[in-house]
């Protein structure tokens, strides 16, 4: 420079047009314990990378843009 794929709570992943974004890890609290661990309950955290755009509604469909990846080309 062509293509692609990816971006969601701390951290790893779900959801792919519909009303409270969902799970495990951690994290904070409470019961268990002599104390911790482990186990069981329970809270708190995500404007879904920016911005626009189509829709009665966007996390999700389209457009530009950042950032990371992969792949392929050209160059000396």
């Nucleotide at each position: 420079g062509u293509g692609g794929g990816c971006g969601u709570g701390g951290u790893g992943u779900a959801g792919u047009g519909g009303u409270u974004a969902a799970c495990a890890c951690g994290a904070c609290u409470g019961g268990c314990u002599g104390u911790g661990a482990c186990c069981c309950g329970g809270u708190a955290g995500a404007u879904c990378g920016a911005g626009g755009g189509u829709u009665c509604g966007a996390u999700c469909c389209c457009c530009u843009c950042c950032g990371c990846c992969c792949a392929c080309c050209c160059c000396a």
Predicted 3D model of a 76-nucleotide RNA (transfer RNA) from a Chloroflexota bacterium. RNAcentral records the identical sequence in 2 taxa. The coordinates come from a structure-prediction model, not an experiment, and the mean pLDDT is 81. It matches the Rfam family "tRNA". By type it is a transfer RNA. From the family's description: Transfer RNA (tRNA) molecules are approximately 80 nucleotides in length.